[in-house]
The part of an RNA shown here (large-subunit ribosomal RNA, domain VI) has 272 nucleotides and comes from a Candidatus Doudnabacteria bacterium.
Context: one part of a larger RNA
């Protein structure tokens, strides 16, 4: 831009892509078969391998805005207590998120159609025979569906539901419920703002005071592991008590304290 008015939502599926795996064991059964050695068809059941997808409850990894310990040095005048730098100084842990992981869950099922090799029915040419010449059937991990994703620019441009479809002014005429032009204006959309397990930008999704969208604050979860100060014990290093303390990023819930203010723009008619 189109999809013969404008708009919001939900679909159909022309078609496109993906997937389709394999192994072992048990029962049937040491049965059929076979002199024996050996050893099934069929049907049923159970595990596993690799691959793929999704996810983070568990086990782990990461987690340079979380917590603790500790070395050297410098600073806060000194002590105490803190802070800077040294690969995040080093060391020990770790929330959320992420994790094509070493983790978890799930998947390749079921059957339908047309067939291959092959096996048949009826059946002539050719009084017979013949699965074939007419006609009809069965039959594969393979083919087309069934499963998953996308999909109406599928230009044969599809379907359904819902919403909007009006007022004023000027001019013209064939004076009509008419035509033309202009202005406002509808459903709705956008700009703008607060954000997002959405994201390079854009797009997408949520929210915008009739509000929990983000921040703050409060509570909880979770992490670290018992702060400072004071008291007690010890000559002291240090230990104990107060103290399951103190601190705490992203998680969960609540709460309008802060910011989403005010507003602007776009946006309607072909045919009968």
């Nucleotide at each position: 831009u189109g999809u013969g008015c404008g708009a919001a939502a939900u679909c159909u599926g022309c078609g496109u892509g993906g997937g389709c795996a394999c192994u072992u064991c048990c029962c049937u059964a040491g049965u059929a078969c076979g002199a024996g050695a050996g050893g099934a068809c069929u049907g049923g059941g159970a595990a596993g391998u690799a691959u793929g997808a999704a996810c983070c409850u568990c086990u782990g990894g990461u987690g340079u805005a979380c917590c603790c310990g500790u070395u050297g040095u410098c600073g806060c005048g000194u002590c105490u207590g803190c802070g800077g730098c040294a690969c995040g100084g080093c060391g020990g842990g770790g929330u959320a998120g992420c994790u094509a992981a070493c983790g978890u869950u799930c998947a390749g099922u079921u059957u339908g159609g047309a067939u291959a090799a092959g096996c048949g029915c009826u059946g002539a040419a050719a009084g017979c025979a013949u699965a074939u010449a007419a006609g009809c059937g069965c039959g594969a991990a393979g083919c087309c569906g069934u499963c998953c994703a996308c999909a109406a620019a599928a230009c044969u441009a599809g379907a359904u539901u819902u919403c909007g479809u009006u007022u004023c002014c000027g001019c013209c005429u064939u004076u009509a419920c008419g035509g033309c032009g202009g202005a406002g204006a509808g459903a709705g959309a956008u700009u703008c703002g607060c954000g997002g397990a959405a994201g390079a930008c854009u797009a997408c999704c949520g929210c915008g005071u009739u509000g929990a969208u983000a921040g703050g604050c409060c509570g909880c979860a979770g992490g670290u592991g018992u702060a400072a100060g004071c008291g007690c014990a010890g000559c002291a290093a240090u230990g104990c008590g107060u103290u399951u303390a103190g601190c705490c990023g992203a998680g969960c819930g609540g709460u309008a304290c802060u910011a989403a203010u005010c507003a602007a723009u776009c946006g309607a008619a072909a045919g009968c």
The organism belongs to Candidatus Doudnaibacteriota, within Bacteria.
The coordinates come from a structure-prediction model, not an experiment, and the mean pLDDT is 84.